The RNA shown here (transfer RNA) has 72 nucleotides and comes from Trichonephila inaurata madagascariensis.

RNA sequence: GGGUGUAUAGCUCAGUGGCAGAGCAUUCGACUGCAGAUCGAGAGGUCUCCAGUUCAAACCCGGAUGUCCCCU
Numbered sequence: 001g002g003g004u005g006u007a008u009a010g011c012u013c014a015g016u017g018g019c020a021g022a023g024c025a026u027u028c029g030a031c032u033g034c035a036g037a038u039c040g041a042g043a044g045g046u047c048u049c050c051a052g053u054u055c056a057a058a059c060c061c062g063g064a065u066g067u068c069c070c071c072u
Base pairs, nucleotide, nucleotide: 001071002070003069005067006066007065010024011023012022013021018055026042027041028040029039030038048064049063050062052060
């Protein structure tokens, strides 16, 4: 330099055009002598950025940036 994949909650990841979700972690409560485990409830999001298509975009098109891998 060329090519491919990828970017969504603190972490690991779902989500193929119609109100953004799960597990773990975290907070509160129940339980317990205390804690853990278990159960219940809550909080946590500029869906990397820019532009486009569309009535409507995390999702489709183009570009940028970061990152993994391959080729040179």
Overview: It matches the Rfam family "tRNA". It is annotated as a transfer RNA. From the family's description: Transfer RNA (tRNA) molecules are approximately 80 nucleotides in length.